[in-house]
Context: one part of a larger RNA
Molecule: large-subunit ribosomal RNA, half A
Organism: Oculatellaceae cyanobacterium
RNA sequence: GGCUAACGGUGGAUACCUAGGCACACAGAGGCGAAGAAGGACGUCGCGACCGACGAAACGCUCCGGGGAGCUGGAAGCAAGCAUUGAGCCGGAGAUCUCCGAAUGGGACAACCCUUGAAUACUCCUGAGUGAAUCCAUAGCUUAGGAGAGCCAACCCAGUGAACUGAAACAUCUUAGUAGCUGGAGGAAAAGAAAUCAAUAGAGAUUCCCCUAGUAGCGGCGAGCGAAGCGGGAAGAGCCUAAACCAGUUGUAAUUACAGCUGGGGUCGUGGGACAGCAAUAUGAAAUCCGAAAGCUAGACGAAGCAGUUGAAAGCUGCACCCGAGAAGGUGAAAGUCCUGUAGUCGAAAGUGGAAAGAUACUAGCUGUAUCCCGAGUAGCAUGGGGCACGUGAAAUCCCGUGUGAAUCCGCGAGGACCAUCUCGUAAGGCUAAAUACUCCUGUGUGACCGAUAGUGAACCAGUACCGCGAGGGAAAGGUGAAAAGAACCCCGGAAGGGGAGUGAAAUAGAACAUGAAACCGUUAGCUUACAAGCAAUGGAAGGACGAUUCAACGUCUGACCGUGUGCCUGUUGAAGAAUGAGCCGGCGACUUACAGGUUGUGGCAGGUUAAAGCGAAAAUUGCUGAAGCCAAAGCGAAAGCGAGUCUGAACAGGGCGAAUUUUGUCACAAGUUGUAGACCCGAACCCGGGUGAUCUAACCAUGUCCAGGAUGAAGCUUGGGUAAAGCCAAGUGGAGGUCCGAACCGACCGAUGUUGAAAAAUCGGCGGAUGAGGUGUGGUUAGGGGUGAAAUGCCAAUCGAACCCGGAGCUAGCUGGUUCUCCCCGAAAUGUGUUGAGGCGCAGCGGUGAUGGUUUAAAUCUGGGGGUAAAGCACUGUUUCGGUGCGGGCUGCGAGAGCGGUACCAAAUCGAGACAAACUCUGAAUACCAGAGGAACACAUCACCAGUGAGACGGUGGGGGAUAAGCUUCAUCGUCAAGAGGGAAACAGCCCAGACCACCAGCUAAGGCCCCCAAAUGAUCACUCAGUGAUUAAGGAGGUGGGAGUGCAGUGACAACCAGGAGGUUUGCCUAGAAGCAGCCAUCCUUGAAAGAGUGCGUAAUAGCUCACUGGUCAAGCGCUCCUGCGCCGAAAAUGAACGGGGCUAAGUGAUCUGCCGAAGCUGUGGGAUAUGAAUAAUAUCGGUAGGGGAGCGUUCUAGUUGGUGAGAAGCACUAGCGGCAAGCAGGUGUGGACUGACUAGAAGUGAGAAUGUCGGCUUGAGUAGCGCAAACAUUGGUGAGAAUCCAAUGCCCCGAAACCCCAAGGGUUCCUCCGGAAGGCUCGUCCACGGAGGGUUAGUCAGGACCUAAGGCGAGGACGAAAGUCGUAGUCGAUGGAGAACCGGUUAACAUUCCGGUACUGAAGUGGAUUUGUGCAGAGGGACGGAGAAGGCUUACAUCAGCCGGAGAUUGGUAGUUCCGGUUCAAGCAUUCAAGGUGUUGAGGAGCGGCGAAAACGCUCUGAGCUGAGGUGUGAGUACGAGAGUCUACGGACUCGAAGUGAUAGAAGUCCAGCUUCCUAGAAAAGCUCUAAACACGUUAAAUCCGUUUUACCUGUACCCGAAACCGACACAGGUGGGGUGGUAGAGAAUACCGAGGGGCGC
Repeated sequence: GGCUAACGGUGGAUACCUAGGCACACAGAGGCGAAGAAGGACGUCGCGACCGACGAAACGCUCCGGGGAGCUGGAAGCAAGCAUUGAGCCGGAGAUCUCCGAAUGGGACAACCCUUGAAUACUCCUGAGUGAAUCCAUAGCUUAGGAGAGCCAACCCAGUGAACUGAAACAUCUUAGUAGCUGGAGGAAAAGAAAUCAAUAGAGAUUCCCCUAGUAGCGGCGAGCGAAGCGGGAAGAGCCUAAACCAGUUGUAAUUACAGCUGGGGUCGUGGGACAGCAAUAUGAAAUCCGAAAGCUAGACGAAGCAGUUGAAAGCUGCACCCGAGAAGGUGAAAGUCCUGUAGUCGAAAGUGGAAAGAUACUAGCUGUAUCCCGAGUAGCAUGGGGCACGUGAAAUCCCGUGUGAAUCCGCGAGGACCAUCUCGUAAGGCUAAAUACUCCUGUGUGACCGAUAGUGAACCAGUACCGCGAGGGAAAGGUGAAAAGAACCCCGGAAGGGGAGUGAAAUAGAACAUGAAACCGUUAGCUUACAAGCAAUGGAAGGACGAUUCAACGUCUGACCGUGUGCCUGUUGAAGAAUGAGCCGGCGACUUACAGGUUGUGGCAGGUUAAAGCGAAAAUUGCUGAAGCCAAAGCGAAAGCGAGUCUGAACAGGGCGAAUUUUGUCACAAGUUGUAGACCCGAACCCGGGUGAUCUAACCAUGUCCAGGAUGAAGCUUGGGUAAAGCCAAGUGGAGGUCCGAACCGACCGAUGUUGAAAAAUCGGCGGAUGAGGUGUGGUUAGGGGUGAAAUGCCAAUCGAACCCGGAGCUAGCUGGUUCUCCCCGAAAUGUGUUGAGGCGCAGCGGUGAUGGUUUAAAUCUGGGGGUAAAGCACUGUUUCGGUGCGGGCUGCGAGAGCGGUACCAAAUCGAGACAAACUCUGAAUACCAGAGGAACACAUCACCAGUGAGACGGUGGGGGAUAAGCUUCAUCGUCAAGAGGGAAACAGCCCAGACCACCAGCUAAGGCCCCCAAAUGAUCACUCAGUGAUUAAGGAGGUGGGAGUGCAGUGACAACCAGGAGGUUUGCCUAGAAGCAGCCAUCCUUGAAAGAGUGCGUAAUAGCUCACUGGUCAAGCGCUCCUGCGCCGAAAAUGAACGGGGCUAAGUGAUCUGCCGAAGCUGUGGGAUAUGAAUAAUAUCGGUAGGGGAGCGUUCUAGUUGGUGAGAAGCACUAGCGGCAAGCAGGUGUGGACUGACUAGAAGUGAGAAUGUCGGCUUGAGUAGCGCAAACAUUGGUGAGAAUCCAAUGCCCCGAAACCCCAAGGGUUCCUCCGGAAGGCUCGUCCACGGAGGGUUAGUCAGGACCUAAGGCGAGGACGAAAGUCGUAGUCGAUGGAGAACCGGUUAACAUUCCGGUACUGAAGUGGAUUUGUGCAGAGGGACGGAGAAGGCUUACAUCAGCCGGAGAUUGGUAGUUCCGGUUCAAGCAUUCAAGGUGUUGAGGAGCGGCGAAAACGCUCUGAGCUGAGGUGUGAGUACGAGAGUCUACGGACUCGAAGUGAUAGAAGUCCAGCUUCCUAGAAAAGCUCUAAACACGUUAAAUCCGUUUUACCUGUACCCGAAACCGACACAGGUGGGGUGGUAGAGAAUACCGAGGGGCGC
């Protein structure tokens, strides 16, 4: 380390429970609101926060009822109270009811601010008053009364109106008039009393249900869409006007007439009415008022049990009782008799409810000629559309736009174009209950609904926490116990935690609390493990260690060694695959439901059956009624139609389909299947609708602000020169510029780092722009089919070729993935054909199930056929080689030519010989095919229903393509795999053998084997091989070796070896410098001889020389050559060592022959099971299996019935040797647990998980690993403490110092200060903290904002426009980033101060005293009031430096008592000033007069003539102020007291003079405060204004703290980002840079 066992931890499954949900039923109610709603904010209790209740009359007040003992909510505790003089509590009616919100006095960033005379915000209606241009009048204005506004779940009506989708594409069409948006109404809405349907018969408003009917129809006649009348029911209800006519009145007219108003009259289709005549006083009802009873809103009475057992009784045991009550809940387990209740009975001061009666308002006839009336820009028509089931169609009927345009009862409309006839109705005005739809809400009740991953998102303080700018999104989280009896006390420990004790039935029920599974982590024990290689198991098995029991040759743990053995799923031709998916465990997680069709089964009836609805009832489910309707009973035909026949046809023919043939329907339920619906589950990218976003970013608008320092030196000007005068030149001055260098600031060119970062874009080092088309703050505008864009498809909140959110929506997905228990039977396909088809689908093929059938038949075998393939052949068609003859031609000879010849040329045809062919055949098989016989089963056929498959792979054979390549491709045919295990081929889907029902320690074989691994022959005989060939390959090569055949030489002596010869003519000739056998050419003879080439090689310059051929001798028997064949050799180079499976083998290799044996899940034997046939328990046969079909079962939850178990211990959980086909599973026992639960028979389903990159939770691994977030840096001592690198103190060191310092704005929201604490947070620690708990802290007339003003822009009375929502906009009203506007110094607190205190000021208002004189409003003016850049100068108590003066310290070192350190200050306002640079001004300040109709101002003119402004200085304020330092006390934090000097100089701003000056072109807010004012008008002289003095008074909000950051924006205590002001010294041009001061830090390992 492994396995096992026991005991723990972690975790929260399982079972049980329910406080909460879900779905319905029956009733009620169907609104609330200007009398201020819905919804909120803020408050209210003696005590903090939250929920609930309530509203400053605030955990409540008053009255009337109920009720009867306790009460002060959840919610304890403490304190203090209330109540029989009736509290709390319940019901009814009142009172109060802050602020926001329609929000309504004005405004606004909801819950706030500001006014005043305390209010009708606005709109509309009614009435009254007043009253312009403009005479009357009207508009307008004022006023009294009334109404509206906003919210709310679904239902309803209307306006507007998509897209995905379906059509396998798509455009008409569909989705769909759906979703959405908008307007409006009610408890319902809408519709509605025929210009209706029908069809010769009739009905008689509307609405809803059933049916008609998936019919008639519509329709790229595709997908699809789809009525109506009748019939059966629910309900039931009818009315009012316009007109004619009459009367009155008003206006125009002025006499008739016309028009309007009021009243009467009148309302219909067998036409009615007016009109004329006659007659009459009844009826109805739906509206409003009043209002009985029941009922409702609180309640009351209400039977009957004890004991034992137990922790506890309600269970059990024993003995009783009630019942008009045995519903239910509770009580320490399971209660008719304990409690609350239940059946039954009773009850209301007040409110509600509403019948009858009554009241108000309304309501009637008959006859009739003529005349009159009977709804007009209407009906109709044309055209363009819409809607009707109906898509323009023959298209009626209905509605709208445009144009045109009737009739009046002798009229008009409709009956599906239109016309005629007939029938029906009476348009162009209106009202109308019920039956119908829905449920935010109230009450009661129910469930074969859920039970904490379920059921609502929410059982719990949930639309919460949290995320997002926003619209919006959106969790997790239940259980101590009967009762807190919640653990006194002791011990360890600083605590946390634990051990005892105690409580309790139980504490392993101890608050992290009931049960307590698994993953995962441990402790202890038994066995095992360090020579051993692999899915880790399985079949054997030695050894070791245990137990005592479901009774059986007992069981458990471990497992040395041996055999066999490449996970699961998916998807594939094929996966161990290095193809997909899963870290592990647990929970959840996928074929459902409705309607319709056809099929099968079961049941009822024989014709079947009811639908809606009604009735009864104990009643949601059941029973009865209800024949409308449907199916069947008759068919045929396109139809008219006819009918056991009919159609075709001239037919009485023939034929088709029917009848006769025996029939079989219908309803219900169930199963499988199809269609329509999301339709097995999960999964897009898209499209469309309505909204939310410009806090990021783009552009623009308004208003502010920022840019150290240095350099260059344009125009212009001045001076000088020059010119007739200019131009021109020089110097100076000047200070321009999308100028230069370079910080802040803005940017982002390069590199490195970083890349699970410090950072979702940065850091470091360099880099670009830096007075401009510059940067930046605040406020605002532009919005997605859009905006913006110096343009990159860039940016529009970390998202952009079309943002985000929600909805249509469960879009669609011919695509991928996943799809959950068992057994039995059968069992494919990867082919044909069609397809915008090719990975999809239809039909056929092949499978399954059921029924039926009989003159059907598959394989073997036999018989008989036709063929034109293989082969073969060359007779045909073609190709083709040689030879013979050779037409013809070429060449050639002769010839003048005709012609005659020649030919080793080509060659037709023919003959002979030899070949080739898929598209040749004189021939021609084997197989196959057809027919017959035979055989007869699981074969075959037909019908019905249910599928899957339509990607195939390799091997053999025959072919095509390719290269007679491919593990290639494509056909045919057979086999295997697929879907097939077993044996062999080492291993190896497709090859060889062989088809697995189960068991066996039985036998025989197949392929293949028999030396060992490894079962069986170290078998036999004869050969071969020497190469480890065997145990990888070719061309090619070789005296390897065996066999065979042929041929030659050889005792007259071969072959080889040795000895000897190998000569002469001649150096043959030619050629050559030479060529002599041997460079080359020609020739290649002769002689001698046994033999010897005019030479086979070597060699030389050429000779020479050495050899060979050839000959002789020695030796003595076989020696060569060629061909065929067996086995071998070389040829033979790749990447870890890999070409017998290894050892090894000379056979254990190879060939042949022979005999044995081994060898499989094959065959046999024995035993057992199932299926089929069958009467059978007989017999026979069968039983591999993916997709798929069929059959039979197990289990889970709930329901009904029956029957059981259980505190003497249910379910669940853990262990366990039983049973069953050792299938799914089911019992028994032990422990734990502490309250439920089983069996049987049926039924209903949210019914079975291992995989879906599933989902939620838990737990591992990685791993004690990476890291601990700028390298500015720490060290020592002391303190505190349980504990100190980290806290505190001291000392030293280090860092920043145009910041890492100080102050504001934004933003944040208590982080500020003090005390206490240390779980978690803090990347370590912690005694510490920006952490937790408690307490405290923010003080304003002058600061900032409001009570003042306006910009961009917003809103916007009236108004304009628009389907609606709404958009624009005048008057106005808001809106700072701007204008206006009054306070300074010192002190004080733990924490605040321009706020408190002290001192000294100022502003406004009110009162008052005095003085003066006339104003104020309206209205009109001025002013406020403005750019950039540049330059020069002044000022100085900004600030700094130096010196003087004052005080203090000092010496171990180079210097020194004159060196080091510290300090040296004081406001505003007011007054004075002959202080004052400067600006402006003689080109005229100020003043006076005049002018334009008119005041002031302005402007113009005339006269006069020097003001106006101005920072600063000085004095005052001002000292018992401040001040280094010293002293005293101290609780070391501090407190108190005293207090020196308090001068001069230098430099000097970006501050100020200065809103100035100069210059330039781009020409640079508004309004108020403020000032002035004649006439007219209003008010005013009892008043008002101004000045001086004095007294009093002054509202609301902010104010703590952080603010270049640990407190803001970045998910973090994050190396990033963040506007403004101050910003010292030395060196320096400088805000660069370096070092330092004040001050702050050392970066939380």